[in-house]
This is a predicted structure of a 350-nucleotide part of an RNA (small-subunit ribosomal RNA, central domain) from a metagenome. Rfam family: Bacterial small subunit ribosomal RNA. The RNAcentral record of the full RNA draws on SILVA.
Context: one part of a larger RNA
RNA sequence: UUGGGCGUAAAGGGUGCGUAGGCGGUCGCGCAAGUCGGAUGUGAAAUCUCAGGGCUCAACCCUGAAACUGCAUUCGAUACUGCGUGGCUAGAGUGCUGGAGAGGAGACUGGAAUUUGCGGUGUAGCAGUGAAAUGCGUAGAUAUCGUAAGGAAGACCAGUGGCGAAGGCGAGUCUCUGGACAGCAACUGACGCUGAGGCACGAAGGCCAGGGGAGCAAACGGGAUUAGAUACCCCGGUAGUCCCUGCAGUAAACGGUGCACGUUUGGUGUAGGCGGAUUCGACCCCGCCUGUGCCGGAGCUAACGCGUUAAACGUGCCGCCUGGGAAGUACGGUCGCAAGAUUAAAACUC
Numbered sequence: 001u002u003g004g005g006c007g008u009a010a011a012g013g014g015u016g017c018g019u020a021g022g023c024g025g026u027c028g029c030g031c032a033a034g035u036c037g038g039a040u041g042u043g044a045a046a047u048c049u050c051a052g053g054g055c056u057c058a059a060c061c062c063u064g065a066a067a068c069u070g071c072a073u074u075c076g077a078u079a080c081u082g083c084g085u086g087g088c089u090a091g092a093g094u095g096c097u098g099g100a101g102a103g104g105a106g107a108c109u110g111g112a113a114u115u116u117g118c119g120g121u122g123u124a125g126c127a128g129u130g131a132a133a134u135g136c137g138u139a140g141a142u143a144u145c146g147u148a149a150g151g152a153a154g155a156c157c158a159g160u161g162g163c164g165a166a167g168g169c170g171a172g173u174c175u176c177u178g179g180a181c182a183g184c185a186a187c188u189g190a191c192g193c194u195g196a197g198g199c200a201c202g203a204a205g206g207c208c209a210g211g212g213g214a215g216c217a218a219a220c221g222g223g224a225u226u227a228g229a230u231a232c233c234c235c236g237g238u239a240g241u242c243c244c245u246g247c248a249g250u251a252a253a254c255g256g257u258g259c260a261c262g263u264u265u266g267g268u269g270u271a272g273g274c275g276g277a278u279u280c281g282a283c284c285c286c287g288c289c290u291g292u293g294c295c296g297g298a299g300c301u302a303a304c305g306c307g308u309u310a311a312a313c314g315u316g317c318c319g320c321c322u323g324g325g326a327a328g329u330a331c332g333g334u335c336g337c338a339a340g341a342u343u344a345a346a347a348c349u350c
Stems, first nucleotide, its partner, number of pairs: 004321003007304002012318001014201004021194003025088007033081002035077008049065006091191001092188003095184004103177007115149007125136002162169002206247002210243002215241002220236004258317006266295011299306002323350003332343004
């Protein structure tokens, strides 16, 4: 390489958009490039195969046939693929109606709590722990009442509930804005799927610059514990955590399960919508679509388990794996302010 694989054994790219490419519904007509058939030419000899023959046999040699699975030209076939052309509506999209949602961005507003300042009441403790101590407090703390400031986070509702491509999103109102879903079936007429490169987004932590700073809290200081204690516990506490501009681009970025489409027994919850039956109207009930869970059948699986949300049965496209360590390292390249990221070996060793 062929092949076999990727939930947990090595292996799904963090996620999306999309270029090239690959693949692509249905019915006609045309062409005949792929495809199939015939003919002709060529495919040197030797070799190989078969038949016969010559050296006593064999190796070897000679003669003949076949073969040389190929290429070119030409004539034909048109099912499939392709190309051109004309239709179609089941894929895809548009439109109309409707409701759901922590989807995104900006602005504004409100309440609880912590902390701090000021004022009142009030007096000797408070805080903390396994026990203590450091710490705070007669310069009046803790507690309690009033008031003010400021920052951050959003109790209950809250739900294997919802939304988003993923990361993620949770007080309220307004403005702008993306997507999905259901119903109708008016319009377009294959406009589709995937997607190497590329572009964009991307938790926490980190970096540059400017703000902000209540609480928490790496580093750091102190008190304990201990043989020691660069920790676990306690008292403090700075970056940071928050906002705005830019960078970085990683994760157990996980469902450890790429995306899309089709097919294949069921049961039971739940979210959104529609229809039926019933009703004064609803709820309950029955059915359908979309999402999200649990349990299980066939089937699959090494087993565990998965099981219409597949890890079943198939198709298309992409990414990735190929013994362990050395190593996601070195070197080189690219990117970055840096930290580092990405691409990615070998010697050696078992």